Transfer RNA, 76 nucleotides, folded computationally.

RNA sequence: AGGGUAGUAGUUCAAUUGGUAGAGCAGCGGUCUCCAAAACCGCAAGUUGUGGGUUCGAGCCCCUCCUACCCUGCCA
Numbered sequence: 001a002g003g004g005u006a007g008u009a010g011u012u013c014a015a016u017u018g019g020u021a022g023a024g025c026a027g028c029g030g031u032c033u034c035c036a037a038a039a040c041c042g043c044a045a046g047u048u049g050u051g052g053g054u055u056c057g058a059g060c061c062c063c064u065c066c067u068a069c070c071c072u073g074c075c076a
Base pairs, nucleotide, nucleotide: 001072002071003070004069005068006067007066010025011024012023013022019056027043028042029041030040031039049065051063052062053061
């Protein structure tokens, strides 16, 4: 320098063909218990890496940039 994969809740990951973003764990509250753990019920948590574009509508399509990893090449 060229190519590829990934970036979504605190964390690990989903989200069919573009149509109101979900789950597990963690957190908070409750039930149960002498107390706790476990179990069960509920609640909260997101500008989907940045900035633009297309569209009635974008996590998803297009462009740019950033970060991490992988492959190839060049120089030494």
Rfam family: tRNA. It is annotated as a transfer RNA. The sequence is in RNAcentral, with records from ENA.